[in-house]
Molecule: Bacterial RNase P class A
Organism: Synergistaceae bacterium
């Protein structure tokens, strides 16, 4: 000097004057309230998709069955999870590292074109050996495929084959090591291909619907019409039983306004300890957005590494996606010393 791979942080700053919400004051007013009054605070790292996972809210006997859905190496971690750590084994990659839909094919069914004699209990076309033919062995060569009765080399043998012998694969038994998942090692000639991201086995786990959820207060019209109902409405959940016990469904007409829910939390920093880490526990310390049709915008000035993605609508924990300009360590070329 180039080329990557990983990791944790900013997302423009100060300072003026004017403007908007929230909060807590001040003034005024009998009260509703109003004010050219002071003080604070005020969109993200991803707020985005809505793709898991819950916290709250309501339904409910969540009771059984079916039927659906999710996960799938061990361990840990966390309210929980398909997420997050570690770690085993596979695969990419020179590497630093990234990926994994990583149980079960000996329960079962299915698939694997074409081509090739034959593609899941299977073969013998060519060719080799044997016979006087008829036949008989045979699976080393050879030809077809992605794959064809464990791989390569020798020995044997009529010719040949683990038939036997080395090594190497898997497969089983024993033993170390390890909490497992796995891994080493020795023995045994025990020698059944691929897909379950294919149906299906199997182990474990799941009620439902959602802030337009749901509570309260007001107010206004038409108990108006028709049906169904203890011979059992409505509900809880697709559907079956079960349970509860009295209103349900349609069409029509009023009201479609306030106020909660709405921000103090599985919170945030700080320091300490436990832990390989994910994260756990102490101790101190802080309050950080709550619009409501939708608030944080304008001008001006200085400074920077001169900005890119893009705006909360009940919260909270991930995960994918988009995206500046800089730091750190790592890894691999080239080049000089």
């Nucleotide at each position: 000097c180039g080329a990557g791979c990983a990791g944790a942080g900013c997302a423009g700053a100060c300072a003026a004057c004017c403007g908007c919400c929230g909060c807590g004051g001040g003034c005024c007013g009998a009260a509703g309230g109003g004010c050219a009054u002071c003080g604070u605070g005020g969109a993200g790292g991803a707020a985005a998709g809505u793709c898991c996972g819950g916290g709250c809210u309501c339904c409910a006997c969540a009771g059984g069955g079916c039927g659906g859905g999710a996960u799938g190496c061990c361990g840990g971690g966390u309210a929980a999870c398909a997420c997050c750590c570690g770690g085993u084994c596979g695969g990419c990659g020179u590497g630093a590292g990234c990926c994994g839909a990583a149980g079960g094919a000996a329960a079962g069914u299915g698939c694997c074109a074409c081509a090739g004699a034959a593609a899941g209990c299977a073969g013998a076309c060519a060719g080799c050996c044997c016979u006087c033919a008829g036949g008989g062995g045979u699976a080393a060569u050879g030809g077809u495929g992605a794959a064809a009765a464990g791989g390569c080399a020798g020995g044997g043998u009529a010719a040949g084959a683990g038939c036997c012998u080395a090594c190497c694969g898997g497969a089983u038994a024993c033993g170390g090591c390890g909490u497992a998942a796995g891994u080493c090692g020795u023995a045994u000639g025990c020698c059944a291909g691929g897909c379950a991201a294919a149906c299906c086995c199997c182990a474990u786990c799941c009620g439902g619907a959602g802030c337009a959820a749901g509570a309260u207060c007001g107010a206004a019209u038409a108990g108006g019409a028709g049906g169904g109902g203890a011979u059992g409405a409505a509900g809880c959940g697709g559907c079956c039983c079960g349970c509860u016990g009295a209103c349900c469904c349609u069409c029509g007409g009023g009201u479609c306004g306030a106020u909660c829910g709405c921000u103090u939390g599985a919170g945030g920093a700080a320091c300490g300890u436990c832990g390989c880490a994910a994260g756990g526990c102490g101790u101190u310390u802080c309050c950080c957005a709550g619009a409501g049709a939708a608030a944080u915008g304008g001008u001006u000035g200085u400074c920077a590494u001169a900005u890119a993605c893009a705006g909360a609508a009940c919260c909270c924990g991930g995960c994918u996606u988009a995206u500046g300009a800089g730091c750190u360590g790592c890894u691999c070329g080239u080049u000089u010393u």